[in-house]
A computed fold for a 483-nucleotide part of an RNA from an uncultured prokaryote, annotated as small-subunit ribosomal RNA, 3' major domain. Its mean pLDDT, the model's own confidence on a scale to 100, is 83. Rfam family: Bacterial small subunit ribosomal RNA. Gene Ontology terms of the family: structural constituent of ribosome and ribosome. The full RNA is in RNAcentral, with records from ENA.
Context: one part of a larger RNA
RNA sequence: UGACGGGGGUCCGCACAAGCGGUGGAGCAUGUGGUUUAAUUCGAAGAUACGCGAGGAACCUUACCUGGGCUAGAAUUGUACCGAAGUUUUUGGAAACAAAGAUGUGCCUAGCAAUAGGAACGGUAACACAGGUGCUGCAUGGCUGUCGUCAGCUCGUGUCGUGAGAUGUUGGGUUAAGUCCCGCAACGAGCGCAACCCCUAUUUCCAGUUGCCACCCCACUUCGGUGGGCGCACUCUGAAGAGACUGCCGGUGUUAAACCGGAGGAAGGUGGGGAUGACGUCAAGUCCUCAUGGCCUUUAUGUCCAGGGCUGCACACGUCCUACAAUGCCGCGCACAAAGGGAAGCAAACUCGCGAGAGUAAGCAAAUCCCAGAAAACGCGGCCCAGUUCGGAUUGCAGGCUGCAACUCGCCUGCAUGAAGCCGGAAUCGCUAGUAAUCGUGGGUCAGCAUACCACGGUGAAUGUGUUCCUGAGCCUUGUACA
Repeated sequence: UGACGGGGGUCCGCACAAGCGGUGGAGCAUGUGGUUUAAUUCGAAGAUACGCGAGGAACCUUACCUGGGCUAGAAUUGUACCGAAGUUUUUGGAAACAAAGAUGUGCCUAGCAAUAGGAACGGUAACACAGGUGCUGCAUGGCUGUCGUCAGCUCGUGUCGUGAGAUGUUGGGUUAAGUCCCGCAACGAGCGCAACCCCUAUUUCCAGUUGCCACCCCACUUCGGUGGGCGCACUCUGAAGAGACUGCCGGUGUUAAACCGGAGGAAGGUGGGGAUGACGUCAAGUCCUCAUGGCCUUUAUGUCCAGGGCUGCACACGUCCUACAAUGCCGCGCACAAAGGGAAGCAAACUCGCGAGAGUAAGCAAAUCCCAGAAAACGCGGCCCAGUUCGGAUUGCAGGCUGCAACUCGCCUGCAUGAAGCCGGAAUCGCUAGUAAUCGUGGGUCAGCAUACCACGGUGAAUGUGUUCCUGAGCCUUGUACA
């Protein structure tokens, strides 16, 4: 000087407390461990692995296994030789591939022509080599997680100390903040904080189609309205501004910084949300994104193909979904979103089908058309507390869709079947407001497949104004047989 303490002081955070809803019990989905296996590819491991890499394993993917092939190789560059490229048939085969044929003579340059040379492209032969998701993340770059959006981490000069170092950065206040003020052997500065950026809440101006429809006109009308025109007022869209700064008032405070209350205001003291992550820590993670040193491999640890596996199942754990019901379930009626996507695409309407869906087909590169029906809510009716009109697992049969192909191993529909489950031990998680809870919607991935992920809006709480304790941080101080 640090680190540590079941030392002290001070302060903060959904850390506790106060609340609300869960997990742990059930069934299922998914990941992991274990076990099994020819293989069940690999990585991730307290917090910071476990719906994680994977934003989607039937083949492919695919790295694994079994079997069948190739050896300058599936792909790249150069040299030589042959052939245009291409199209196509037969045989063997699971395919890869192997063998044997048929057809085809193009383009550019020179030339009357024969022919010669050249450019793509294909094949053969060797050579220089390719290849490796093989090892080492403890050789590395890059990227990422975490402490933590915590308020810290440092430097120059000066001063103090023999020195390591100290000072500044401590102290008194204050703040979300090393934020600001005052003081001070310090005076300044840098990286962080804040602000500058984006979205959102109010408003002004500009613009007015594909958006909007108040007034006016026309037509139709079931008298509700619909269609067309005029129009850009309103809604909205999107471009430029305004607005919030403790600016104003009162009080407290050291005449400070600041804090408390108030006015005005759409918004008030960082308005809300996002992006943004200092010096560093964990030899944290990744050699399987990529790049890369070294090592290993080269008729194989490379490469092609078929089938299988990654989906196996006594079991254990994590994360979800659905429930156990009456604030509910079922049937009928009926209202209101936002944000997205669409051409090898989204698909209206119509017809068929109980339905998944099929047929046909208008419109739309989309503020125009389509996906598209929002759902909870609300109204009416039924159920009457039961393993039920709760719950939907499992299984049988019949179908639909995608796709060469749904056996291993997809999704969906109809009928039938109707399991566990009556609110969950010890323990444990999230959340402070448009939040939790709850309800649907869309998107990416994608031929097909979503209870996951990423976004969107609807309805919409309770509690806390405290810091004794648990936990993790910051600062000061103290002890130390630790570095």